Predicted 3D model of a 348-nucleotide part of an RNA (small-subunit ribosomal RNA, central domain) from an uncultured marine bacterium. It matches the Rfam family "Bacterial small subunit ribosomal RNA". Rfam links the family to the GO terms structural constituent of ribosome and ribosome. Model confidence (mean pLDDT): 88 of 100.
[in-house]
Context: one part of a larger RNA
RNA sequence: CUGGGCGUAAAGGGCGUGUAGGCUGUUAGGUAAGUCAGAGGUGAAAUCCCUAAGCUCAACUUAGGAACUGCCUUUGAUACUAUCUUACUAGAGAUCGAGAGAAGUUGGCGGAAUUCCAAGUGUAGAGGUGAAAUUCGUAGAUAUUUGGAAGAACACCAGUGGCGAAAGCGGCCAACUGGGCCACCACUGACGCUCAUGCACGAAAGCGUGGGGAGCAAACAGGAUUAGAUACCCUGGUAGUCCACGCCCUAAACGAUGUCAACUAGUUGUUGGAUCUUUUCUGAUUUGGUAACGAAGCUAACGCGUGAAGUUGACCGCCUGGGGAGUACGGCCGCAAGGUUAAAACUC
Numbered sequence: 001c002u003g004g005g006c007g008u009a010a011a012g013g014g015c016g017u018g019u020a021g022g023c024u025g026u027u028a029g030g031u032a033a034g035u036c037a038g039a040g041g042u043g044a045a046a047u048c049c050c051u052a053a054g055c056u057c058a059a060c061u062u063a064g065g066a067a068c069u070g071c072c073u074u075u076g077a078u079a080c081u082a083u084c085u086u087a088c089u090a091g092a093g094a095u096c097g098a099g100a101g102a103a104g105u106u107g108g109c110g111g112a113a114u115u116c117c118a119a120g121u122g123u124a125g126a127g128g129u130g131a132a133a134u135u136c137g138u139a140g141a142u143a144u145u146u147g148g149a150a151g152a153a154c155a156c157c158a159g160u161g162g163c164g165a166a167a168g169c170g171g172c173c174a175a176c177u178g179g180g181c182c183a184c185c186a187c188u189g190a191c192g193c194u195c196a197u198g199c200a201c202g203a204a205a206g207c208g209u210g211g212g213g214a215g216c217a218a219a220c221a222g223g224a225u226u227a228g229a230u231a232c233c234c235u236g237g238u239a240g241u242c243c244a245c246g247c248c249c250u251a252a253a254c255g256a257u258g259u260c261a262a263c264u265a266g267u268u269g270u271u272g273g274a275u276c277u278u279u280u281c282u283g284a285u286u287u288g289g290u291a292a293c294g295a296a297g298c299u300a301a302c303g304c305g306u307g308a309a310g311u312u313g314a315c316c317g318c319c320u321g322g323g324g325a326g327u328a329c330g331g332c333c334g335c336a337a338g339g340u341u342a343a344a345a346c347u348c
Stems, first nucleotide, its partner, number of pairs: 003320004007302002012316001014201001016199002021194003025088002028085004033081002035077008049065006091191001092188002097182001103177007110154001114150008125136002162169002206247006215241002220236004258315006266293011297304002321348003330341004
């Protein structure tokens, strides 16, 4: 000496579940596989190293020693690891109880708005813009009143509020279903953590079949603007957006921060629960989230700071100069679009 890293420089898998594997709480005892010690055997010679000697020296050669860091046998040791047995409750699970929530699926219902249709009133404009025009309107528009139809989305409440593994989830009601939190600790007794491969989920766009289609709106058409305007602005408008089923599997899928556990000052909001207290204002303690600031510490700095990017441990993923390139070829997947795995030449 026996890499260094991953918030922003290259680098955390989109997210979960979980197999192999890795790691694994406390107590006592047995065994002695790993481990440690002693002894014996073996570890060819040459080489390497050390000490001498021989060629005038050296290279070279010769002799002796050491070494050969290994393997096997045997005798012991038992702290740690392993294994077997035993016991435990601090991890994990779990009964009873209380309570929060846009968590999911299915069904039903509601009002506002928009568009369209029918009818009434009514008359010359309406619409749109920076200004206009395309456009609509005397075949009666716009405006206004009444009635009807349709589809989509749910104002206020609404909040660095809540829930969910993530994607994500918001009108109301019901049914079914999942998860977490708190309190009490009867109960089980390490049943745990992580996880290659696998499996499940995975915004939007896109694809297939069948519906639906109000508004919005890629493409497209027209009007403007402009030197031009394949745009920004305006008038229209089709896929799509919606539903059912089946695919696709990617995002600045972001906290650009993997999961789990332990330890390390505080202060201030807010949210869910519990206990005690208080006439009220409430206050105190505790616990699970979500935020703002900040000791120590860390960081290249910015900043992070008990929800760490601090101090450590376990396991997984990933990085190794820029371009070529997340590309080619091949494999696998896909109806396709494409996805995934993933180079090299060359060049700076």